The RNA shown here (transfer RNA) has 74 nucleotides and comes from Synechococcus sp. UBA8638.
It matches the Rfam family "tRNA". It is annotated as a transfer RNA.
The prediction has a mean pLDDT of 81.
RNA sequence: GGGGCUGUGGCUCAGUUGGAUAGAGCAGGGCUUUCCUAAAGCCAAGGUCGUGGGUUCAAGUCCCUCCAGCCCCG
Numbered sequence: 001g002g003g004g005c006u007g008u009g010g011c012u013c014a015g016u017u018g019g020a021u022a023g024a025g026c027a028g029g030g031c032u033u034u035c036c037u038a039a040a041g042c043c044a045a046g047g048u049c050g051u052g053g054g055u056u057c058a059a060g061u062c063c064c065u066c067c068a069g070c071c072c073c074g
Base pairs, nucleotide, nucleotide: 001073002072003071004070005069006068007067010026011025012024013023019057029043030042031041032040050066052064053063054062
């Protein structure tokens, strides 16, 4: 230099053919239970979906640019 894959709460990941208010588990917080802790149960919070544009009535999803990580080729 060329090519491929990945990027979604603090972490690990879903998200089907573009269409419901973007979900789950874990962690963290509160409560119940307990003499206390752990375990268990319940509740709430936490996301401008890597950046910036474009297409569309509508984008996490399609297109372009750039950024970061991993892999392959030279």